[in-house]
């Protein structure tokens, strides 16, 4: 990097550095000098994998590997239903695991 698969309406901060952007893309609509992205330190959340404990099997708890800590994956972007609002399912995206 590619393929397969599961989940995505909950949850979780502060300091230092840094300086204008960021929310994948486009359109909206938001966040941002009461300081963006990014880096570092400590903290936290808890989805997957894994080890131990526990146990009739489990649940639970602890450790480890990734991940995450504005807004439903912020909403829509394609299809069906509907006068519309809206509803359902997809496409795409993100994360984990397995394989090449």
């Nucleotide at each position: 990097c590619u393929c397969u698969u599961a989940u995505c309406g909950a949850g979780a901060g502060a300091a230092g550095g840094g300086g204008a952007g960021g929310g994948a893309c486009c359109g909206g609509c938001c966040c941002a000098a009461u300081g963006a992205a990014c880096c570092u330190u400590c903290g936290g959340c808890a989805a997957c994998c894994u080890u131990g404990u526990g146990c009739g099997c489990g649940a639970g708890c602890a450790g480890g590997g990734u991940g995450c800590c504005a807004a439903u994956u912020c909403c829509g972007g394609c299809a069906g239903g509907g006068u519309a609002a809206c509803c359902u399912g997809g496409c795409a995206g993100a994360u984990g695991a397995g394989a090449g």
SAM riboswitch aptamer (S box leader) from Hydrogenispora ethanolica, 100 nucleotides, folded computationally.
Of the family's consensus pairs, 97% are formed in the model.
The source organism's lineage runs through Bacteria, Bacillati, Bacillota and Hydrogenispora.